Description: This is a predicted structure of a 347-nucleotide RNA (Bacterial RNase P class A) from a Gammaproteobacteria bacterium. The prediction has a mean pLDDT of 77. It matches the Rfam family "Bacterial RNase P class A". Gene Ontology terms of the family: tRNA processing, dimeric ribonuclease P complex and ribonuclease P activity. Rfam classes the family as a ribozyme.

RNA sequence: CGAGCCGGCCGGGCAGCCGCUGGCGGACCAUGAUCCGCCGGAGGAAAGUCCGGGCUCCCCAGGGCAAGGGCGCCGGGUAACGCCCGGGCGGCGCAAGCCGACGGAAAGUGCCACAGAAAACAUACCGCCGGACCCCGGUCCGGUAAGGGUGAAAAGGUGCGGUAAGAGCGCACCGCGUUUGCGGCAACGCAAACGGCACGGCAAACCCCGUCCGGAGCAAGACCGAAUAGAAAUCCCAUGGCGCGGCCCGCGCCGGAUUCGGGUAGGUCGCAAGAGGCGCCCGGCAACGUGCGUCCCAGAUGAAUGGCUGUCCACGACAGAACCCGGCUUACAGGCCGGCUCGUUUU
Numbered sequence: 001c002g003a004g005c006c007g008g009c010c011g012g013g014c015a016g017c018c019g020c021u022g023g024c025g026g027a028c029c030a031u032g033a034u035c036c037g038c039c040g041g042a043g044g045a046a047a048g049u050c051c052g053g054g055c056u057c058c059c060c061a062g063g064g065c066a067a068g069g070g071c072g073c074c075g076g077g078u079a080a081c082g083c084c085c086g087g088g089c090g091g092c093g094c095a096a097g098c099c100g101a102c103g104g105a106a107a108g109u110g111c112c113a114c115a116g117a118a119a120a121c122a123u124a125c126c127g128c129c130g131g132a133c134c135c136c137g138g139u140c141c142g143g144u145a146a147g148g149g150u151g152a153a154a155a156g157g158u159g160c161g162g163u164a165a166g167a168g169c170g171c172a173c174c175g176c177g178u179u180u181g182c183g184g185c186a187a188c189g190c191a192a193a194c195g196g197c198a199c200g201g202c203a204a205a206c207c208c209c210g211u212c213c214g215g216a217g218c219a220a221g222a223c224c225g226a227a228u229a230g231a232a233a234u235c236c237c238a239u240g241g242c243g244c245g246g247c248c249c250g251c252g253c254c255g256g257a258u259u260c261g262g263g264u265a266g267g268u269c270g271c272a273a274g275a276g277g278c279g280c281c282c283g284g285c286a287a288c289g290u291g292c293g294u295c296c297c298a299g300a301u302g303a304a305u306g307g308c309u310g311u312c313c314a315c316g317a318c319a320g321a322a323c324c325c326g327g328c329u330u331a332c333a334g335g336c337c338g339g340c341u342c343g344u345u346u347u
Base pairs, nucleotide, nucleotide: 001343002342003341004340005339006338007337008336009335010334012312013311014310015309016308017307018306020041021040022039023038024037025036026035027034043318047329048328050327051326052325053324054323055217056216057215058214062249063248064247065246068213069212070211071210072209073087074086075085076084077083088102089100090099091098092097103208104207108206109205110202111201112200125148126147127144128143129142130141131140132139133138156174157173158172159171160170161169175197176195177194178193179192180191181190182189183188221269222268223267224266230260232259233258234257235256236255240254241253242252243251244250276295277294278293279292280291282289283288
C1' cells in the first nucleotide's frame, strides 16, 4: 500500500421566528377556559408479531392422564427462552474467521424419479478367463466383479502379492467395529491389542428415545358516572347445575344454560422508578455476577416534536412509541474508530 475478517459508534449540526405536547409552579377565575415561566418529549431497528417473560384475570389452588407444541453434542449464563458465552465434532476458507434442525437407520413403516444389468440380505450390460463346437464373424457352458459404462449415490480406499482371470483371497497403511489404558466435569481426544469387518442414503420423511411447557390476554383488568325495559319465554334443578381450554380425582360457588327484546359505547386508573441507564473496583477465558457511586431519559388516545429562513456540511439512508422488558430476524445512503489475517514493496 492492497485485499479480507471481527467488534463498536454516528446517522445531521448551529442560530432565529411561529406552532404542538407531559410534568411542576404562578396569574386570572364561581367552575371551565385562557395566559406566563422552567424542566423534558420517538428507534437501532420503534418494523416483523417469530420466541421468552413481567403484569392482569380464571383462582384459594393441587395431583395425574391424553392431545398439541418446543428443544435435541457437552458445560455454563439468564427471570426465562428456540437466546447468549465457552468448548467438542463436522463442513467451507491459505488464514483471520464463518456455518451446522449436531440423539436414534440392528424397534417398525416408507422413499431413492430418470438413466442403468442392478437402488439394499440388491444385479451381470460391455468386458476378462477357462472348456466344448465352428468355414471367418460366432454359439453354448462354467468362473468373475479388479477394468469400463449409467447415476447424487453401485458389495470401503490406495499399493503390493497372488490367481486361469479376478476378488480382503492374503499383507501393509488408512477407514470401520470391540476391548483396555491415559487425559478431560463432559462432549470427546490419544495410544495399544484383537477382528477381514459392509444389509447404502434420507428422520429439515412418518416414527422411536430423552427432556420441557396451565389457559386467555392491556381491546387484560379495576373504579366512577349516565341511561334503559325486562317479576320475559323454554329447559335442568342439590343423587343437581356451573367454574378450573379436554378427561379423571380434588377444590370452590349456589343457581345455571339457551332464546327474544332494550340501554350505554362517556370518564379516571392501569400508564412508567424499571429483571432500568451510565461509571468504577473485584470475580470469571467469556456470556455474566456481587458491591459501590450516580442519573430520572416520551406517556399520546381521531392519536403530541411540525412549518419557515440563514448558514455549515457527511447533500442526509431504513424509517414514528401506544403496557413493559430480554432476544431473534429483516431493512439501512454515507461516515468514523479499534483489533486480527493474507499478499506485495522498502528499511